[in-house]
Molecule: transfer RNA
Organism: Actinomycetospora sp.
Formats: sequence, structure tokens, C1' cells
RNA sequence: CGGGACGUAGCUCAGUUGGACAGAGCGGCCGCUUCCGACGCGGCAGGUCAGGGGUUCGACUCCCCUCGUCCCGG
Repeated sequence: CGGGACGUAGCUCAGUUGGACAGAGCGGCCGCUUCCGACGCGGCAGGUCAGGGGUUCGACUCCCCUCGUCCCGG
């Protein structure tokens, strides 16, 4: 320098024929339970869907650019 994959909650990840309030597990906090814990159960908080722009009635999803990580080639 060229090509490809990926970027969604603190962590690991789902969600792609474009459509209803953006989700799960773990973790965190609160409560129930217990003599106290653990386990279990219930609830709550937590997100600029990497950033910007475009297309569209509507974008996590499609297109373009940028940034970052990884892989391949030179």
C1' cells in the first nucleotide's frame, strides 16, 4: 500500500427479507429467604448500537468516509 472480517450494557455475545419500547447470560445494586453467609427466587439500574454523512415514511441492519482490533497478500 491492496483485500477481508469485526466494533451492540462493566465482560461474553444475540439481534441482517429494514418496522412495534434494543435484548440474553455473567457481573453490579436492592429485596425475599438464612442465626450470618452461600445457593435459590424477585426486582432495579446500566446503551451517543465505534464516529460522521447519505438513502428511506422508517436504519443496529443498506451505501460512502473516518477511527480502532484482528487476519491475508505485497